Model confidence (mean pLDDT): 83 of 100. Predicted 3D model of a 72-nucleotide RNA (transfer RNA) from an Acidimicrobiia bacterium.
RNA sequence: GCCGGAGUAGCUCAGUGGUAGAGCAAUCGCCUCGUAAGCGAUAGGCCAGGGGUUCGACUCCCCUCUCCGGCU
Numbered sequence: 001g002c003c004g005g006a007g008u009a010g011c012u013c014a015g016u017g018g019u020a021g022a023g024c025a026a027u028c029g030c031c032u033c034g035u036a037a038g039c040g041a042u043a044g045g046c047c048a049g050g051g052g053u054u055c056g057a058c059u060c061c062c063c064u065c066u067c068c069g070g071c072u
Stems, first nucleotide, its partner, number of pairs: 001071007010024004018055001026042005048064005
């Protein structure tokens, strides 16, 4: 230099055009003599950044940034 993959909640990841979700973690409550475990609830997201297409974009297109792999 070229090619491919990844970037979504604190962490690990779903979500391939039509209301952004799960598990764990956090907070509160139930249970317990108490703690852990268990059960229930709550909160937490400008979907890496910018632009475009569309009635509508996490999703499609372009550019940039970061990480990983391959080729030379």
Its Rfam family is "tRNA". By type it is a transfer RNA.